[in-house]
RNA sequence: AGGGCAGGCCAGACCGUCGCCCCGAGAGGGGAGGAAAGUCCGGGCUCCGUAGAGCAUGGUACCGGGUAAUUCCCGGACACCCAUUUAGGGUGAUAGAAAGUGCCACAGAAAACAAACCGCCUGAGGUCAUCCUCGGGCAAGGGUGAAAAGGUGGUGUAAGAGACCACCGCUUCGAUGGCAACAUCGAAGGCACGGCAAACCUUACCAGGAGCAAAGUCAAGAAGCGGAGAGGUGCUCCCUCCAUAUCCGCGGGUAGACUGCUAGAGGGUUUCGGAGACGGAACUCCUAGAUAGAUGACGGUCCUAGACAGAACCCGGCUUAUAGGCCUGCUUUUUUU
Repeated sequence: AGGGCAGGCCAGACCGUCGCCCCGAGAGGGGAGGAAAGUCCGGGCUCCGUAGAGCAUGGUACCGGGUAAUUCCCGGACACCCAUUUAGGGUGAUAGAAAGUGCCACAGAAAACAAACCGCCUGAGGUCAUCCUCGGGCAAGGGUGAAAAGGUGGUGUAAGAGACCACCGCUUCGAUGGCAACAUCGAAGGCACGGCAAACCUUACCAGGAGCAAAGUCAAGAAGCGGAGAGGUGCUCCCUCCAUAUCCGCGGGUAGACUGCUAGAGGGUUUCGGAGACGGAACUCCUAGAUAGAUGACGGUCCUAGACAGAACCCGGCUUAUAGGCCUGCUUUUUUU
C1' cells in the first nucleotide's frame, strides 16, 4: 500500500425571502427515522362491580446470566451447513421414539413383531453338458431405495453370521475438570430392530379478556316497541347483582369541543463494577404532538453530489429495504527498513 472478515458512526450542511404547525403575555424557542416500514413478539397504560377453581385453547423447551418483560440480548456447550491459505459466517431442524397411536409414496423379496429377487454352501435325483428339479443351511456379496437387523479388519465355517476377537460406535457405572449444559479418561456389557413428535401425543413451565376507534368530561338530542335473567369476548362450577338494573333485536333523534397527547423502564458526558449483555454513582439536557392530518417554495454557498424512505398513545426487541463516506479490531498478500 492492496484484499478479505466482523463491528460501530453519519444519513447532506449553512445563509436569506415568503409560507405551515406547536409552546409562550411577549421577546423568543422548537418541529419525522435508522429503520418512522412489517404488525412478528414483549410490555407500560386504560377499562371490564367483588373474588376463586377446573377443563379447553395458545405459547415456550440445551446450560448459565441480563432485563419491566419476551420467542429478545450476552456468554458458553452440542449438532449441522457455507467458505477456507486463514481470519470467519449461518441455522437451531436443541425435553421425550423401552407410555400409546400413526406415517415412511414409488421402487424393492422385505420398511420395524419388517427377509430371500439375484446369489453362496450342501444332500438326493435327472436326459449327468458344473445344467435342471426337490429338500436343508445362510443373510457375508450384488440389486432396489432417502433409509435394509451397527462399521472396518481378522479368526472361524460346508458356506456364512457379534458366532468369536481387536479397534470404533452404543448402553450402564465410576473418576477428573466445569455452577451447569458438557468434555476427557477408565471399567463392564455383544448390545435395545431405523427414521419422523415442523405427526397426534407425553412431561415441565407460562398465559383472564379487550384495546387510544382503550377510556373519560362538557354540549346536543320528537320515540319508542319486542324478548330474555345478567355479570368482557371459549365452556363448566362457584360467587355476586337484579326484575327499575343489565343484555339482545327492530326503529327514531343528536353527533360539536376538550382531556387522554407526551418529563419518560428518557437522552448526553464522566466514572466505578462486570469477559459481556448490563448495572451503580455524579453532573447535565427537555428534543414533534398533527386531527382530511403540520417542516414547503425560491435564491446563494459548501460538500461525501444522497440511497431506503414520513410519527398519529408510548417504550423495548426481531425482521425487511438501503447511495455514499468515516472509524475500530482480526487476518492475509506485496514492498521497504
A computed fold for a 337-nucleotide RNA from uncultured Spirochaeta sp., annotated as Bacterial RNase P class A. Rfam family: Bacterial RNase P class A. Rfam's curators write: Ribonuclease P (RNase P) is a ubiquitous endoribonuclease, found in archaea, bacteria and eukarya as well as chloroplasts and mitochondria.